Model confidence (mean pLDDT): 77 of 100. This is a predicted structure of a 268-nucleotide RNA (Bacterial large signal recognition particle RNA) from a Phycisphaerae bacterium. It was read from a public genome assembly, where an Rfam model found it. Its Rfam family is "Bacterial large signal recognition particle RNA". By type it is a non-coding RNA gene. The organism belongs to Phycisphaerae, within Bacteria.

[in-house]
């Protein structure tokens, strides 16, 4: 140097969490890399730091070391920047909103079929009072109304009389009392009050209507721009303290690139 058989050893690694530590199970990141159990109010170690079971490659593409890069993670940084919250002060200097006042340019309405502004009388307001109506109440007038105990007449029929006559009276008819009568009233009286397109007298007259005179062009707008002010509240601004996103520094590092190392035993 090969050939055969082993042995160390490997058959995933990091990161963050978790734990006194360490290594799983959990989350990520790299990228492919034996199976099966065990496990978050967790499993199994203990500095040779997963446990138990199997299987498979095994001294090098595949094991040990160093060293480049740097997926990704963590940590600090606030004169390291952007963005987004929170608390807590300050201001109207600047921006946005809302309310509210003023103004009257633009716009609409409305005005020579006559505006503001002035004067008049009237109505809406109050009291008092006619009249109409209604409702009560009482009269009135109509209507009804008595077996006998109201009158009138009073058939038949009683009673008195010798007769003429005479009395008393029931039914019937007239008529009347008391009573009755919301469904009787062209009647009278008193009374009442959320009645009246009714009149009368007073009185108020701020405001609004509604007519006259008088004047000779404005008046009005819960709307919409413009402009002013005045309070609110946001934003801007000062501090504080979060969360993402970059950005520096410090830190572990997967993947991949380099370099170098690593046995035993037999035989040619």
């Nucleotide at each position: 140097u090969c050939g055969u058989g082993c042995u160390a050893g490997g058959c995933g690694g990091g990161g963050c969490g978790c734990u006194a530590g360490c290594g799983g199970u959990g989350c990520c990141c790299u990228g492919u890399a034996c199976c099966c159990g065990c496990a978050a109010u967790c499993c199994g170690c203990u500095a040779u730091a997963g446990c138990g079971g199997g299987g498979c490659c095994g001294a090098a593409u595949u094991c040990c070391c160093c060293u480049u890069c740097g997926c990704g993670g963590g940590u600090c940084g606030u004169u390291u920047g952007g963005u987004u919250g929170u608390c807590g002060g300050u201001c109207u200097c600047c921006u946005u909103g809302u309310u509210g006042g003023g103004c009257g340019g633009a716009c609409g309405g409305u005005g020579u079929u006559g505006a503001a502004c002035g004067c008049c009388g009237g109505g809406u307001c109050c009291u008092c009072u006619g009249c109409g109506a209604c409702g009560u109440u009482g009269g009135g007038a109509c209507g009804u109304g008595a077996a006998c105990c109201u009158g009138g007449u009073c058939a038949g029929g009683u009673c008195c009389g010798g007769a003429a006559g005479g009395a008393a009276g029931c039914a019937g008819c007239c008529a009347u009392a008391a009573g009755c009568g919301a469904a009787u009233c062209u009647c009278c009286a008193a009374u009442g009050g959320g009645c009246g397109c009714c009149g009368g007298a007073g009185g108020g007259c701020a405001a609004c209507c509604c007519g006259g005179c008088a004047g000779g062009a404005g008046c009005c707008g819960u709307u919409u721009c413009a402009u002013c002010c005045a309070a609110c509240a946001a934003g801007c601004c000062c501090g504080g303290u979060g969360g993402c996103c970059g950005c520096g520094g410090c830190u572990c590092a997967a993947c991949a690139g380099g370099g170098g190392g690593u046995g035993c035993a037999c035989g040619a």